[in-house]
Context: one part of a larger RNA
RNA sequence: AGCAUACGGAGGAUGCCUUGGCUUCCAUCAGCGAAGAAGGACGCGUUAAGCUGCGAAAAUCCGCGGGGAUCUGCAAAAAAGACUCGAUCCGCGGGUGUCCGAAUAGGUCAACCCGGCGUGCUGAAGGCACGUCACAUCGCAAGAUGAGCAAACGCAGGGAACUGAAACAUCUUAGUACCUGCAGGAACAGAAAGAAAAAUCGAUUUCCUGAGUAGUGGCGAUCGAAAGGGAAAAAGCCCAAACCGUUUUCGUUUCGGCGAAGGCGGGGUAGUAGGACCGGGCCAUGAGAAUGUGUUUUCGAGUAGAACAGUCUGGAAAGGCUGGCCAUAGCGGGUGACAGCCCCUUACACGAAGUGAACACACGAUCUACCGGUAUCCUGAGUAAGGCGGGACACGAGGAAUCCUGUCUGAAUCCGCGGGGACCACCCCGCAAGGCUAAAUAUGGAUGGAAGACCGAUAGCGAACCAGUACUGCGAAGGAAAGGUGAAAAGCACCGCGGACAGCGGGGUGAAAUAGAACCUGAAACCGUAUGCUU
Numbered sequence: 001a002g003c004a005u006a007c008g009g010a011g012g013a014u015g016c017c018u019u020g021g022c023u024u025c026c027a028u029c030a031g032c033g034a035a036g037a038a039g040g041a042c043g044c045g046u047u048a049a050g051c052u053g054c055g056a057a058a059a060u061c062c063g064c065g066g067g068g069a070u071c072u073g074c075a076a077a078a079a080a081g082a083c084u085c086g087a088u089c090c091g092c093g094g095g096u097g098u099c100c101g102a103a104u105a106g107g108u109c110a111a112c113c114c115g116g117c118g119u120g121c122u123g124a125a126g127g128c129a130c131g132u133c134a135c136a137u138c139g140c141a142a143g144a145u146g147a148g149c150a151a152a153c154g155c156a157g158g159g160a161a162c163u164g165a166a167a168c169a170u171c172u173u174a175g176u177a178c179c180u181g182c183a184g185g186a187a188c189a190g191a192a193a194g195a196a197a198a199a200u201c202g203a204u205u206u207c208c209u210g211a212g213u214a215g216u217g218g219c220g221a222u223c224g225a226a227a228g229g230g231a232a233a234a235a236g237c238c239c240a241a242a243c244c245g246u247u248u249u250c251g252u253u254u255c256g257g258c259g260a261a262g263g264c265g266g267g268g269u270a271g272u273a274g275g276a277c278c279g280g281g282c283c284a285u286g287a288g289a290a291u292g293u294g295u296u297u298u299c300g301a302g303u304a305g306a307a308c309a310g311u312c313u314g315g316a317a318a319g320g321c322u323g324g325c326c327a328u329a330g331c332g333g334g335u336g337a338c339a340g341c342c343c344c345u346u347a348c349a350c351g352a353a354g355u356g357a358a359c360a361c362a363c364g365a366u367c368u369a370c371c372g373g374u375a376u377c378c379u380g381a382g383u384a385a386g387g388c389g390g391g392a393c394a395c396g397a398g399g400a401a402u403c404c405u406g407u408c409u410g411a412a413u414c415c416g417c418g419g420g421g422a423c424c425a426c427c428c429c430g431c432a433a434g435g436c437u438a439a440a441u442a443u444g445g446a447u448g449g450a451a452g453a454c455c456g457a458u459a460g461c462g463a464a465c466c467a468g469u470a471c472u473g474c475g476a477a478g479g480a481a482a483g484g485u486g487a488a489a490a491g492c493a494c495c496g497c498g499g500a501c502a503g504c505g506g507g508g509u510g511a512a513a514u515a516g517a518a519c520c521u522g523a524a525a526c527c528g529u530a531u532g533c534u535u
Base pairs, nucleotide, nucleotide: 001534002533003532004531005530006529007528008527009526015520016484017483020455021454022452023451024450025449026448027447028446029444030443031149032148039100040099041098042055043054044053046078050074051073061094062093063092064091065090066089070082071081072080106113107112115133116132117131118130119129120128121127135146136145137144138143153184154182155181156180157179158178164171168218194201195200205232206231207230208229209228215223236436237435238434239380243266244265245264246263247262248261249260250259251258252257271414273379274378275377276376277373278372279371280370286367287366291362292361293360294359295358296357297356299354302350303349308323309322310321311320312319324341325340326330332344333343334342385409386408387407388406389405390404391403392402395421416431417430418429419428420427471478472477491519494506495505496504497503
């Protein structure tokens, strides 16, 4: 030195555990903000660095309700106190709430500086306290509204490239990512100028199917419907105009009026055309927001909630054995090992203030009918449509209808107009150029609940632990490591060695101390000690 065996050191794998994550589902809720938000800075404790809570009334103050013996947060210590005259704690409401921040008197390098005016204090002050003073829109004014933040979902205005086409340019990726604006609890859409086809259907939205079909396409890569059928949910309405009345301004006048442009009220809303208008009839019926009352019910701090003993082993019984009991409760968790009957829960039942919903009644804004006539009037104009150029439609200019419009043109008026995929005829369907509309649908920042052939500390969120922390970067930004004594601290009194140290040896606690805080288990690499063998 090597090998072997034994015993150690070092190290932190493995096993077991779980406070934390991940995913899905259900319900609630879907906003906060100039009455100053979100987010922060600085403070507040007997001692107080951090976290949490709170705001100069500062780990809090007041009221109401619950609750019933401890309490002064994490936090274990000391001190001083509180509380059955009901504390701490839980729910609801209120008070206070420094400074910054949309930040708003003005400024500014956020948490700071510095003014005007009014009132009060003061002998006075370059003094103090309180209030007020930004901008925009509306309004005579008083005043009101707006702004900023927020997870996804929504609508709209803009809008890529890598990529695919095995290269690449049309095409694709994709109207995606991203930027911007705006809104709601949903949004958008929506009551046919529809879809169809010889029969009809009857607003919109979403799902299944139709169907990877019909089509589209350097007919490449790709892209990709609709009707119809079946479901979910269902709900329909209001203006403009004709006509009537009233009113303002202007024009004109023979002063009687007339006309033009508006305002307001009535009227009226359709495609088998409807309405005005004229004649007749009716003046009833029905619907109904908001509000109030009542009933039922949801949530809601909480209330209540059945039933077990003995013995054996053991440190400890929930385990074994013996004999019982409850169950609308044998979900789950805890307790010194595995508990229906020990504890918290659980099933069932109940519950204040407040809260959501349904139903009934009352009141009731508002809306609501019919028949006939047809001479006249009305029925959304720089619109429909067309040319050129783009875009959207599954549809790339194509035979290209339909929709939108930058530009140039530019109708008809119910004997009318649009559509049925160039276009024409017949036929059929509909009535544009104004508006509103619940539900079925999408999403999850927040709250509550349920679950998992999800993870178990190099996993699972980056973060089980004081983590978006430490740390890196001028900055945008990047971004860790780090869990486990024991049933209980019972966390080693006392003695000895040593430097009032570290660390040991006795001794004690404990079931265990090779469980001693560098603490469960404690693999391997690596390093030793002892013994044996080999060289």
Predicted 3D model of a 535-nucleotide part of an RNA (large-subunit ribosomal RNA, domain I) from an uncultured Bacteroidia bacterium. The sequence was found in a public genome assembly.